A computed fold for a 120-nucleotide RNA from uncultured Bifidobacterium sp., annotated as FMN riboswitch aptamer (RFN element). Model confidence (mean pLDDT): 83 of 100. Its Rfam family is "FMN riboswitch aptamer (RFN element)". Rfam links the family to the GO term FMN binding. NCBI's taxonomy places the organism under Bacteria, Bacillati, Actinomycetes, Bifidobacteriaceae, Bifidobacterium.
RNA sequence: UUUCAGGGAAGGUGAAAAUCCUUACUGGCGGUAACGGUCCCAUGCCGAAGCCCGCGACCCGCGAAAGCGGCUGAUCCGGUGAGAAUCCGGGGCCAACGGUCAAAGUCCGGAUGGAAGAAA
Numbered sequence: 001u002u003u004c005a006g007g008g009a010a011g012g013u014g015a016a017a018a019u020c021c022u023u024a025c026u027g028g029c030g031g032u033a034a035c036g037g038u039c040c041c042a043u044g045c046c047g048a049a050g051c052c053c054g055c056g057a058c059c060c061g062c063g064a065a066a067g068c069g070g071c072u073g074a075u076c077c078g079g080u081g082a083g084a085a086u087c088c089g090g091g092g093c094c095a096a097c098g099g100u101c102a103a104a105g106u107c108c109g110g111a112u113g114g115a116a117g118a119a120a
Stems, first nucleotide, its partner, number of pairs: 001120004009023004024106002026095002028055004035047004050093002059070004075091005097109003
């Protein structure tokens, strides 16, 4: 410098709900990871966490701008083991802002945007 960089719904009730209820479904980026792959072992390499650490998006403040600062969700139980926040089994929980005949992770919108970052 260029390219890439977010997924997911049906049914029921009702005058009205893709928002309620029921049952489903989804999980950005980097790190770590006792698991897996590379025929076996070691090393190396590669992959592996929504709720462990950190980052980004949104929002707020300041600023002419660049940018700086702030805010920023959610995990327990059992098993194995020297060691588990990560493995195995089971249960649970979380999901910006604005909009809407009725309350939204899944619809519409800012956004043909921005960006953690990845590749060349």
RNAcentral holds the sequence, with entries from MGnify.